A computed fold for a 75-nucleotide RNA from a Candidatus Berkelbacteria bacterium, annotated as transfer RNA.
Its mean pLDDT, the model's own confidence on a scale to 100, is 81.
RNA sequence: UCCGGGGUAGCUCAACGGUAGAGCGGCUCGCUGUUAACGAGAAGGUUGCGCGUUCGAAUCGCGCCCCCGGAGCCA
Numbered sequence: 001u002c003c004g005g006g007g008u009a010g011c012u013c014a015a016c017g018g019u020a021g022a023g024c025g026g027c028u029c030g031c032u033g034u035u036a037a038c039g040a041g042a043a044g045g046u047u048g049c050g051c052g053u054u055c056g057a058a059u060c061g062c063g064c065c066c067c068c069g070g071a072g073c074c075a
Stems, first nucleotide, its partner, number of pairs: 001071007010024004018055001027041004048064005
């Protein structure tokens, strides 16, 4: 430098143009002599950044940043 994959909740990942979700974790309540387990509930997001396309973008296009893999270059 080129090619491919990826960046979404604290963590691991969905959602593939039409209201952003799940599991785990944390919080509150119940249960229990207490803890754990179990049950119930609520919270938590500018979808890496910017611009564009569209009635509508996490999703499509362009540029940039970061991570992983491969190829190339190396007087």